Overview
Transfer RNA from an Oxalobacteraceae bacterium, 72 nucleotides, folded computationally. Taxonomically the source falls in Oxalobacteraceae (Bacteria, Pseudomonadati, Pseudomonadota, Betaproteobacteria). Its Rfam family is "tRNA". It is annotated as a transfer RNA. RNAcentral holds the sequence, with entries from ENA. Its mean pLDDT, the model's own confidence on a scale to 100, is 83.
RNA sequence: GCGGCCCUAGCUCAGCGGUAGAGCAUGACGUUCCCAACGUCGGGGUCAGGGGUUCGAACCCCCUGGGCCGCU
Numbered sequence: 001g002c003g004g005c006c007c008u009a010g011c012u013c014a015g016c017g018g019u020a021g022a023g024c025a026u027g028a029c030g031u032u033c034c035c036a037a038c039g040u041c042g043g044g045g046u047c048a049g050g051g052g053u054u055c056g057a058a059c060c061c062c063c064u065g066g067g068c069c070g071c072u
Base pairs, nucleotide, nucleotide: 001071002070003069004068005067006066007065010024011023012022013021018055026042027041028040029039030038031037048064049063050062051061052060
């Protein structure tokens, strides 16, 4: 230098163009003398950034940034 894949909650990851989710973590409450454990309910997201397509974009296209892999 060229090519491919990835970037979504604090962490690990789902999410085939139609209101963003799970597990873990975290907060409150309940069971307990206390802790642990379990149960119930909740908070937490500019979907890496910008632009485009579309009635509508996390999802499709382009550019930029970051990470991984391969080629030269």